The RNA shown here (Bacterial RNase P class A) has 399 nucleotides and comes from Schlesneria paludicola DSM 18645.
Model confidence (mean pLDDT): 77 of 100.
The sequence was found by an Rfam model in a public genome assembly.
[in-house]
Formats: sequence, C1' cells, structure tokens
RNA sequence: GGAGCGGGCCGAGCGGCCGCGGCGAGAGUGAUUUCGCCGAGGAAAGUCCGGGCUUCACAGGACACGGUGGUGGGUAACGCCCACCGUUCGCAAGGACCGGGACAGUGCCACAGAAAGUAAACCGCCGACCGCGCGCGUUGGCUUGCCAGCGUGUGGCGAGGUAAGGGUGAAACGGUGCGGUAAGAGCGCACCAGCGAAUCGGGUGACCGAUCGGCUCGGUAAACCCCGCCGGAAGCAAGACCAAGCAGGGCGCAGUUCGAUCGGGUCGCAAGGCUCGAUCGGCGCGAGGCGGUUCGUCUCGUGAUGACGUCCGGGUAGGUUGCCAGAGCCGGCGAGUAAUCGUCGGCCUAGAGAAAUGGCCGCUCACGACAGAACCCGGCUUACAGGCCCGCUCCGCAU
Repeated sequence: GGAGCGGGCCGAGCGGCCGCGGCGAGAGUGAUUUCGCCGAGGAAAGUCCGGGCUUCACAGGACACGGUGGUGGGUAACGCCCACCGUUCGCAAGGACCGGGACAGUGCCACAGAAAGUAAACCGCCGACCGCGCGCGUUGGCUUGCCAGCGUGUGGCGAGGUAAGGGUGAAACGGUGCGGUAAGAGCGCACCAGCGAAUCGGGUGACCGAUCGGCUCGGUAAACCCCGCCGGAAGCAAGACCAAGCAGGGCGCAGUUCGAUCGGGUCGCAAGGCUCGAUCGGCGCGAGGCGGUUCGUCUCGUGAUGACGUCCGGGUAGGUUGCCAGAGCCGGCGAGUAAUCGUCGGCCUAGAGAAAUGGCCGCUCACGACAGAACCCGGCUUACAGGCCCGCUCCGCAU
C1' cells in the first nucleotide's frame, strides 16, 4: 500500500423568535394565565418469542394438542446471550448449522437400472464339480466303418458358480495392495475409513485419545413416529375505584269522614231500615306549583297504587386510577475466559387520551437515511444517506 474478518458508537450542529403536551410554584371562584423544568428511536416498526402486571378458570395424574432439541453456564424467562463440542466452508482472521433417535414400529427412495435393501444378475468372467456335443488315444464287439466302455482334451453348449470389471443412479452392501481361486469374493493378511451398549486414560459435560473386537450393519424424522424438556385462557378496549339522570327495590306518609245519586244483597205487608260497591260534591289532611305574605289560589293524591320524602344494590354517561422510580440510566471497584452478577456513589429521563414533540429566521458542514412512543420490560427479525473508533488475518514492497 492492497484485499478482507470481527466488534462497538454516532446518525446534522449552534443561536434567536413563535407554537404544542406534561409537571411544579404563583395568581384567579372558574375558564385561564405567568415563570421554571422536561418532552421519541436505534430501531419507537414487524407483533415473532419470553416475562412482569391484571381478570377468569383450576384437587392430583394421564391422554390429546402445540412448542422446543449438541454440552455447560447466564437470566425473571426465552426459540435470547456467552463459552465449549461436533460437522462443514475459507490459505487465514473467521463464517454457517431446523445439531436428539434410522438396533421401537410403519412408510418412502422419482428417472435410469438386473437390483433401492437382506433380496437380485443385463453385459462380462469362470464353467473346478454335473450333463451334452466334438477331437484324440486306448480296449472290446462286429454287419469293416460304425457302435459301446474308459482315459484325455476342448468354453462349443446347458445346468451352475461369481459380484473383481463394464453399465444405471443422488445413493449399489467399505477402499488400496498382496495372497488365494476354475473365476471370484473380508475368503485370509497389512494399512486406511467406518461401527461397537468393549477396556484404559483425559474432560463437569457434549466429546477426545489409545487399545481391542467382530468383519462392514444403505439413505430419509423440514415423513408419520419415538424420547427428553416446556406450555391453563384472554389481554391495558386487561382491570380497580367514584358515580349524574332514567328505570328497579325497601321504608315513611294523610278520613276506616259528611251529604247526594245510581246499582246489588238482605229484613219488613208497606213506609222504610241495615249493609256492600261505584260516581260526584263539601269539609279535613298530605304533596307540589304560582301570587302574596302567614293568607289566597290552582293541580294531583287521600286506605296504600301513585305523588312526595328517604334509604339501597347493580350500573350507563362522565370522572379518577392502572400510567411510568424501573429486572432503570451513568460511573468506580470487585467476582467471572465471557454472557452476567455483586457492591458503592450519582441521576430522574415523554406519559397523552382523538392523542403534544412543530414552524420561521441567521450561521456552519461531509448537505442530512430509515423512521413517530400509546401498560411496561428482555430478546429476535426487518429498514437505514453518511460517518467515526477498536482488535485481528492474508498478500506485496521497504528497512
């Protein structure tokens, strides 16, 4: 100088004026107003995972369903984080992993291929052993060139053997070499790979190393399934408190009054009497309204309906709360490889309820990305103009 890897941080700055939301103090009966302070993010987003909080449900266990999946640690918890292990990619720094089980069972493995899993053989190789054919030799027979027997040769053929080689496939029952064989084959041996629920050693563990063993046992669980662990449901429009009006319920409250009319029952020869009910009126009483003032008038009610008074529960509108001091932030020290934890000191940092956080002007620069809280917190994921810092690797050059 070039190429890269990992991690952390910032994300326009300064000043002035006006505006908006919240809190505190002052003024005001109040509406409001004055001053002071505070007022979005690293993701406030997606709402994917975990927890707090709240209401409801709930003996215990099992089943079902869903989630999760190497080991150890961290944490309130997690599918998150840290460290490590294994596999794999990279020369390396480092990266990726949906990383339990394929000797519980079932299923599937396209096309091609003989065969896709305990069976099979297309080409090829062999054809030792068995059979046929043919050649040669030999023995015997006779019809004298044929027949039979025996021996031997021959892959020419059959039965059969084989899984080395070819061929198919993503994958074909370990690889290389030597021996062996009729040809072959873990059939035997050496080394390598793989397997083991075997032994020893190391590690908390995942796992690693060595030895030994038999001799090789296909893949797929992001197929069903099996195993371990976790999981009650709904969510701040959760929920809690106060509660106008209307409706509901309880209690209180004023004549078993006088007269008239009508009707029913009953007694009486009749006149009439007694009794019950309805309607109207008078007076009284209760409540309310209006005028005036201690009276007048109007309306309603008067044997329990209603009016009025009073109390009660639930609860609508509305109000208050939940609601921001918290698994909080910053710094020091300590424990730990780290995630994280402990301790000390300092700080207060939006809290609305149709929803505030904006606008204008001046100066500067690298000329400004993604994007707006709505109960809170821990994560993950996704979006993001541009810039800064730290650690590390490889290559080239110079010393």